The part of an RNA shown here (large-subunit ribosomal RNA, domain II) has 691 nucleotides and comes from Candidatus Endomicrobium macrotermitis. Rfam family: Bacterial large subunit ribosomal RNA. Lineage of the source: Bacteria > Pseudomonadati > Endomicrobiales > Endomicrobiaceae > Endomicrobium. Its mean pLDDT, the model's own confidence on a scale to 100, is 84.
[in-house]
Context: one part of a larger RNA
């Protein structure tokens, strides 16, 4: 992992409420006692059901008042008045279903208390034995010698200390690699400490759980330790997680809001659902009447800001021996006037949409009223209007509205939230939405007129740029225009200045006259300066357009990231791209057509059950109707000529399910009405057992 078995809302009490039975202003017994029947027992009895007793004892028939206490009233108050009552329907059992108590749907904790067991590991400590190759160093002290007056010192021999050295038995581990479902629940090999001591070690023996023991690490105390282990208390709680076991049919949510040691829990209310009631009230939709300060706008308030302009003031400067005086101004500059703004916390203004209410319309399994049961209290995209942020976020935080959450079809390649549409079945009918029709791949190589050359289409900005269409406004033109070619471009002059030099062309100043068809005191290269090309400016040749400028459609460059790669691919160019106009056509579980099922409401109708007309997507949940499993009772069948069980099957049923027939099997079963539960399993890292 699979396969089989087991495996999760009980059962008791007290009440709600709804439903059924009895009885009825009353209802009903309780412990108990006795009678039958059955089941056990040798028996005594003891269970269990039934019928009978058995008025204590609940509820109900009157209430008001803290009570005294009074009474269809009372209680408050001086009174008026005001609270709660009075027109009766209970009652007791069974069923349903919830809720309270009890383990209370089931598995699931670390934990906590209580009594025990445990130092065969391990800590320590006592008692009692054990072992420590070899090899180095070589302290004390002793002797001898020397030395000193005598110590002191100093030599050499003897000595043989020491938590000394080196290294083996032992003991231990600093590194590293291998091991990691290991050879091993902590090890192998290599390399590494110590090895006469605080040392190692058999054996015995003491300390015991808020307790030991500890050279202290919270270590160890039997593979368990920040309080060991067993069994109890014990089915400890668990606002946790995780599981919850047949079918169908009806309606179908919420992810808000107030409070909360509360925020991943509750309670109450919004929103669902069932039964009873009301009985036209919803929801729209029209008028009418009011409500308000949004969006827009504006600039009266109240603040923000820009020119300009007057002035007061400020500062500057002059006069004056000095001034607080006088004149004076290329500065600032409040206020006020002109011209243009800007505002969530600004408004003389001032919508659309919303409310709120009247009256008409409107009748929908709609509104609104008690009662029962609930679930939900992490929401989540888009689209609109806002705050927070960066006019960032698949961000956050609010409105409204639509969708998913609980919605399946059909588009968007593929894609909870987008676009279309809401799926009771069936049908090898039929018209359509989105969105499509060259070829995957169903339908148009569809038609008309244009763009586009960039594979733009099929990714993005400033900025840029004779790309290309398409609308205007304009400059020059046959008195020849624009391009090209021919031939000119001059004199005064090398203009003054300046500089070494400056001669159109470093630089400053100035930018005139002549000659002319034209020709700047010079437009760009060039020289050291000059020369020298050359342009503006004219002539001629040629012959019809030619130049600026704005608005506009498509496109172009800007453009870098990890194969082809962001057209779903193929492949597409008067397109299979883009505009704009048309007619066909495909396209959905829509629509519609035939059938059929079932729910609701209306009509008939005793009922069955028939017309009709609206319906039937669903998670939490509500409600309803039903299959099947064990037992029991009461009835009914069936079985060795073969029962339950099994394997196999093309038959019934809308499902849960049932049947017939064959084969196995080898003794029990089973329809019908009823009643009772250990009553249904794919899930719980389930549990137990095969593979």
């Nucleotide at each position: 992992u699979c396969c089989g078995g087991c495996g999760a809302g009980u059962u008791a009490u007290u009440g709600g409420u709804a439903g059924g039975u009895g009885c009825g202003a009353g209802g009903u017994u309780a412990a108990u006692u006795a009678u039958u029947a059955u089941g056990u027992u040798a028996a005594c009895g003891c269970a269990u059901a039934u019928u009978a007793a058995g008025a204590a004892g609940c509820c109900g028939u009157a209430g008001c008042g803290a009570a005294a206490g009074c009474a269809a009233g009372u209680c408050u108050g001086a009174a008026a008045g005001g609270g709660c009552g009075a027109a009766u329907a209970g009652u007791a059992c069974c069923u349903a279903u919830c809720a309270u108590u009890a383990g209370a749907c089931c598995c699931g904790a670390a934990g906590c208390c209580a009594a025990g067991u445990g130092a065969u590991c391990u800590a320590u400590g006592c008692c009692u034995g054990g072992a420590c190759a070899g090899g180095g160093u070589g302290a004390a002290g002793u002797c001898u010698c020397u030395u000193u007056a005598a110590c002191c010192g100093g030599a050499g021999a003897c000595g043989g200390a020491g938590g000394c050295c080196c290294g083996a038995a032992g003991u231990g581990u600093c590194g590293a690699a291998c091991g990691u479902u290991g050879a091993a629940a902590a090890g192998u090999u290599c390399u590494u400490a110590c090895a006469u001591g605080a040392g190692c070690u058999g054996g015995g023996u003491a300390u015991a759980g808020g307790g030991g023991u500890g050279a202290a690490a919270g270590g160890c105390c039997a593979a368990u330790c920040u309080a060991a282990c067993u069994u109890g208390g014990u089915g400890a709680u668990a606002g946790c997680u995780g599981g919850u076991u047949c079918u169908c049919c009806u309606c179908g949510a919420a992810a808000u809001a107030g409070c909360u040691u509360u925020a991943g829990g509750g309670c109450u209310a919004g929103c669902c659902u069932g039964u009873a009631g009301c009985g036209u009230u919803a929801a729209g939709u029209c008028a009418g009447a009011g409500a308000g300060g949004u969006a827009g706008a504006g600039c009266a308030c109240u603040g923000g800001a820009u020119a300009g302009u007057u002035u007061a003031g400020c500062g500057g400067g002059u006069g004056u021996a000095a001034c607080c005086c006088a004149c004076u101004u290329u500065g600032c500059g409040a206020u006020g006037c002109u011209a243009a703004c800007c505002a969530a916390a600004c408004u003389c203004c001032g919508a659309a949409u919303u409310c709120u209410u009247u009256g008409a319309u409107g009748u929908a399994u709609u509104u609104c009223u008690a009662c029962g049961g609930a679930g939900u209290c992490a929401g989540u995209a888009c689209g609109u209007g806002u705050g927070g942020g960066a006019u960032a976020a698949g961000c956050u935080u609010c409105a409204c509205g639509u969708g998913c959450a609980a919605a399946a079809g059909g588009g968007a390649a593929a894609c909870a939230g987008c676009c279309c549409a809401g799926a009771c079945c069936a049908u090898c009918a039929a018209u359509u939405a989105a969105g499509g029709u060259c070829c995957c791949a169903a339908a148009g190589u569809a038609u008309a007129u244009g763009c586009u050359a960039a594979g733009u289409g099929g990714u993005a900005a400033a900025g840029g740029a004779u790309g290309u269409g398409g609308a205007a406004u304009u400059u020059c033109u046959u008195a020849g225009a624009c391009a090209g070619c021919u031939a000119g471009g001059a004199g005064g002059u090398u203009g003054g200045c300046u500089u070494a030099g400056a001669a159109g062309c470093a630089g400053c100043c100035a930018c005139c006259c002549u000659u002319u068809a034209a020709a700047g005191a010079g437009u760009g290269c060039g020289u050291a300066a000059c020369a020298g090309c050359u342009c503006a400016c004219u002539a001629g040749u040629c012959a019809a357009g030619u130049g600026a400028u704005u608005c506009u459609g498509c496109g172009c460059c800007g453009a870098a990231a990890a194969c082809a790669c962001c057209c779903g691919g193929g492949g597409c160019u008067c397109a299979a791209g883009c505009a704009u106009a048309u007619c066909a056509c495909c396209g959905a579980a829509a629509u519609u057509a035939u059938g059929g099922a079932u729910u609701c409401u209306a009509u008939a109708g005793c009922a069955a059950u028939a017309u009709a007309g609206a319906g039937u997507g669903g998670u939490a949940g509500a409600g309803g109707a039903g299959c099947g499993u064990u037992c029991c009772c009461a009835u009914u069948a069936c079985g060795c000529u073969g029962a339950a069980g099994g394997c196999a099957u093309a038959c019934c049923g809308u499902a849960a399910g049932g049947a017939g027939u064959g084969c196995u099997g080898g003794a029990g079963u089973u329809g019908u009405g009823g009643g009772a539960a250990g009553u249904g399993a794919g899930g719980a890292u389930g549990u137990c057992g095969g593979a």